[in-house]
Molecule: SAM riboswitch aptamer (S box leader)
Organism: Cyclobacteriaceae bacterium
RNA sequence: AACUUAUCAAGAAAGACUGAGGGACUGGGCCCAAUGACGUCUUGGCAACCUUUCCUUCCUGUUGCAGGAAGCAGAUUUCGGUGCUAAUUCCCAUCCCGCAAGAUGGCGGGAACAGAUAAGCA
Numbered sequence: 001a002a003c004u005u006a007u008c009a010a011g012a013a014a015g016a017c018u019g020a021g022g023g024a025c026u027g028g029g030c031c032c033a034a035u036g037a038c039g040u041c042u043u044g045g046c047a048a049c050c051u052u053u054c055c056u057u058c059c060u061g062u063u064g065c066a067g068g069a070a071g072c073a074g075a076u077u078u079c080g081g082u083g084c085u086a087a088u089u090c091c092c093a094u095c096c097c098g099c100a101a102g103a104u105g106g107c108g109g110g111a112a113c114a115g116a117u118a119a120g121c122a
Stems, first nucleotide, its partner, number of pairs: 003120006013043005021032003026093004044085003049081002053075002055071007089114001094111006
C1' cells in the first nucleotide's frame, strides 16, 4: 500500500521561522493569502478512537475481599498512544426519491464513489 469496522453539521489558537501560493486528486464554483496564507517548530486547547483510572450491572470464589464479563443508551482526562485545532470532508459532480418547473437548470432528502482519522488484520 491493500482489507475489515466505526466516525466525519459539534468543538478547539497564540508565538517563532520561512516566503508564494494554498484549500487531497480532475473539472467547475467559492474562499484563504505579502495586514504573510500553506508548511515546520514550540506552547496551549479541543475531542474521547485506543489505553489507564473510577463507577454501574452480572457471574464465580469467598466474606467486608479477589478474579472475570458487559456497559450499544456510564463518568473522567489523572498517566500514556494517536488525531484534530478557517469555511459540513468548503460546495457541486454518480444514482434514487420528493417539491416546484419552460428546461439538460433550481431546492430538499437518502445512497454510492472518493477521501480523512482511529482501532484491528496480515